Predicted 3D model of a 346-nucleotide part of an RNA (small-subunit ribosomal RNA, central domain) from marine bacterium NAMAF003. The RNAcentral record of the full RNA draws on Greengenes. The coordinates come from a structure-prediction model, not an experiment, and the mean pLDDT is 87. Rfam family: Bacterial small subunit ribosomal RNA.

Context: one part of a larger RNA
RNA sequence: UUGGGUUUAAAGGGUCCGUAGGCGGAUUAAUAAGUCAGUGGUGAAAUCUGGUCGCUCAACGAUCAAACUGCCAUUGAUACUGUUAGUCUUGAAUUCGGUUGAAGUAGGCGGAAUAAGACAUGUAGCGGUGAAAUGCUUAGAUAUGUCUUAGAACACCAAUUGCGAAGGCAGCUUACUAAGUCGAUAUUGACGCUGAUGGACGAAAGCGUGGGGAGCGAACAGGAUUAGAUACCCUGGUAGUCCACGCCGUAAACGAUGAUCACUAGUCAUUGGCGAUACACGGUCAGUGACAAAGCGAAAGUAUUAAGUGAUCCACCUGGGGAGUACGAUCGCAAGAUUGAAACUC
Numbered sequence: 001u002u003g004g005g006u007u008u009a010a011a012g013g014g015u016c017c018g019u020a021g022g023c024g025g026a027u028u029a030a031u032a033a034g035u036c037a038g039u040g041g042u043g044a045a046a047u048c049u050g051g052u053c054g055c056u057c058a059a060c061g062a063u064c065a066a067a068c069u070g071c072c073a074u075u076g077a078u079a080c081u082g083u084u085a086g087u088c089u090u091g092a093a094u095u096c097g098g099u100u101g102a103a104g105u106a107g108g109c110g111g112a113a114u115a116a117g118a119c120a121u122g123u124a125g126c127g128g129u130g131a132a133a134u135g136c137u138u139a140g141a142u143a144u145g146u147c148u149u150a151g152a153a154c155a156c157c158a159a160u161u162g163c164g165a166a167g168g169c170a171g172c173u174u175a176c177u178a179a180g181u182c183g184a185u186a187u188u189g190a191c192g193c194u195g196a197u198g199g200a201c202g203a204a205a206g207c208g209u210g211g212g213g214a215g216c217g218a219a220c221a222g223g224a225u226u227a228g229a230u231a232c233c234c235u236g237g238u239a240g241u242c243c244a245c246g247c248c249g250u251a252a253a254c255g256a257u258g259a260u261c262a263c264u265a266g267u268c269a270u271u272g273g274c275g276a277u278a279c280a281c282g283g284u285c286a287g288u289g290a291c292a293a294a295g296c297g298a299a300a301g302u303a304u305u306a307a308g309u310g311a312u313c314c315a316c317c318u319g320g321g322g323a324g325u326a327c328g329a330u331c332g333c334a335a336g337a338u339u340g341a342a343a344c345u346c
Base pairs, nucleotide, nucleotide: 004317005316006315007300008299012314014201015200016199017198021194022193023192025088026087027086028085029084030083031082033081034080035077036076037075038074039073040072041071042070049065050064051063052062053061054060091191092188093187094186095184096183097182098181099180100179103177104176105175106174107173108172109171110154114150115149116148117147118146119145120144121143125136126135162169163168206247207246208245209244210243211242215241216240220236221235222234223233258313259312260311261310262309263308266291267290268289269288270287271286272285273284274283295302296301319346320345321344328339329338330337331336
């Protein structure tokens, strides 16, 4: 390379947008670039292949043919692809009317809990554990009550629920913004799909500047445990966790399953529409789950939310270790990230 693959064996990019490119609905006409057929020219010789012949055979050689799968020109064919022109509505988008949600951003408000402070009551313990001790406490703790202050998170509702491209999103409310979906079929008329490079977003931790700091809590200190205990347990506790702005760009970023389209038995549950309303049913779209037929699969399993049957495009894999390392390059304040070998070894 061909071929084969990518849930779990190596392998789906964290996610989306989108450039080039690749691929692309129905129909009519033209054209004839691709495609197909014929003819002409060329395609040196040797080599290769076949026949015959010559060295005693063979290797080798001679001769004839075939071949040289190609290129150029020309004459035709027109199903498919392309190109040009026109038409269409099913794909796609828009419009109108509903509807849905923890979708996003900014502001305001609320109660419970926790901690601290003040005052009051009150007296000897509290706290913690397997058991203890460190710790707090007669300078009055713990407990109880009232008030004040602070920061962070939002019990119940709550769910196999919902929304979002993913990361993720949950007290209430206001403003702004985005999206899905359903119904009507009104408009445009293939405007579509995918997407290398690129761009945007991207948990937690971490970094920079300035705030904030209740609880929790790396590091650290002490007490235990233990042979030891740089741990698990306990008492404290700094960064951090929170906010604003700017970086970082990684995760078991997981459904370990790329996106889009079409097709292929069903049953039950559930969310949001529509239809219908008898509150019983069963119909139809778009989701979310449980089972299960065919099929697939090494099996586990999967099964209209496919890992089935096909199509298009992208990404990735090719024995284990060395190694996601070295070197170089790009990015970053740094931490580091991205790209990414080889020797050697089994």